[in-house]
This record gives sequence, C1' cells and structure tokens, in this order.
RNA sequence: AAAUGAUAAAGGCAAACCUGUCGAAAGGCAGGGACGCAAAGCUAUAGGGCCUUUCUAAAAUAGAAUGGCAGCCUGGCCGCCGAA
Repeated sequence: AAAUGAUAAAGGCAAACCUGUCGAAAGGCAGGGACGCAAAGCUAUAGGGCCUUUCUAAAAUAGAAUGGCAGCCUGGCCGCCGAA
C1' cells in the first nucleotide's frame, strides 16, 4: 500500500412506531425510539429497480413526464479502527 473484517476497543449511524413540521402524494426534516448497519458516509445528471402524481394509448398492462428512495442491487468518490 492492496485485499480482508474479530464474540476486540474507541467513536458513529438509526428501521418500525410515536410527536411536531413541510409536501398533492411518494417522501423529507426535527425530537423520541432501536430493527439492524463496517460505509446504513456522499453520489438519483452512472446504470438497473421500486414508489408517487399527471397525461396518452388501452383495459393484461405499456409508454411519456413530475417528484422521491443511497437502509433494493451494481458502479463511482471519500473515510474511522484494528486481530488473524
């Protein structure tokens, strides 16, 4: 330095649910709360996927557009600790 990730240590994040708030919705933010996480840090203008609303064709569904999900997968960028 690269790969790897321990029944290690320090520190970190926070699902469901509840409250408040923003939003048409999906969902976001703040507080509480922990199911989990070694990238559950960033990237949605990298690709796929999913959700939302509207429109079109049509009735199995497909396409276009709007907004969203990084805790769905792959990729990219950056990063803490340290045994075998």